[in-house]
RNA sequence: UUUUAUUCCGGCGAUGGAGUUCGCCAAACUGCUACAUUGUAGCUGAUAACUCCUGUUGAAGU
Repeated sequence: UUUUAUUCCGGCGAUGGAGUUCGCCAAACUGCUACAUUGUAGCUGAUAACUCCUGUUGAAGU
């Protein structure tokens, strides 16, 4: 450094928490655009998917 096995069981899925499901991992994962040359500017979203809570944003009503 690489591979395999065992053990503990866990972790990850662009911004918080929980439940369910799915996928993945000793690493999964770490969004997009433009210009610059690895920095500047801008945009969306708290979900991997669904639901709820919190936060944020927009509109309407009281």